Transfer RNA from a Saprospiraceae bacterium, 72 nucleotides, folded computationally. It matches the Rfam family "tRNA". Rfam classes the family as a transfer RNA. The sequence is in RNAcentral, with records from ENA.
[in-house]
RNA sequence: GACUUGAUAGCUAAAUGGUAAAGCGCCACUUUGUUAAAGUGUUGAUUGUAGGUUCGACUCCUACUCAAGUCG
Repeated sequence: GACUUGAUAGCUAAAUGGUAAAGCGCCACUUUGUUAAAGUGUUGAUUGUAGGUUCGACUCCUACUCAAGUCG
């Protein structure tokens, strides 16, 4: 220098153009003499940044940033 993959909640992580699930965790409650475990409820995301396409973008296009890797 070229290329590939990835970036979503505190962590892990899904979502093939129709408006973002889930698990763990945090918090509250129940149960227990207490803790742990278990159960119930609740909480949280400008989807890396900036533009573009579209009625509509996590999703498609462009540039950039960061991380891992391949080639030279």

Description:
Taxonomically the source falls in Saprospiraceae (Bacteria, Pseudomonadati, Saprospiria, Saprospirales).